[in-house]
């Protein structure tokens, strides 16, 4: 450098939930808090999945239906950086 993840060594992040606060909403930040995680570090590139403010169609109407420019890296894939150790 590659590639594995058994031990060891310091350790690292942090689901649900609760408060606060953004947001249309999915969702998200911050504290708290620990379900797990060897990339549960970062990136929305590819696929999924979510959600529907805007637009567009149905409708008399109430509502209904598509849809992503939004989202999720803790769904996979890929790109990339990284500790420890083992070949």
């Nucleotide at each position: 450098u590659c590639u594995c993840g058994a031990u060891c060594a310091g350790g690292g992040c942090a689901a649900a939930c609760c408060a606060c606060g953004c947001g249309a909403a999915a969702g998200c930040g911050u504290g708290g808090g620990a379900c797990g995680c060897a990339a549960a570090g970062c990136c929305a590139c590819u696929g999924g999945c979510c959600u529907a403010a805007g637009u567009c169609c149905c409708a008399a109407a109430c509502g209904g239906g598509a849809u992503a420019u939004g989202g999720u890296c803790g769904c996979a894939g890929g790109g990339u950086u990284g500790c420890c150790g083992g070949g």
c-di-GMP-I riboswitch aptamer from a Candidatus Binatia bacterium, 87 nucleotides, folded computationally. It matches the Rfam family "c-di-GMP-I riboswitch aptamer". Rfam links the family to the GO term cyclic-di-GMP binding. The coordinates come from a structure-prediction model, not an experiment, and the mean pLDDT is 92. Of the family's consensus pairs, 95% are formed in the model.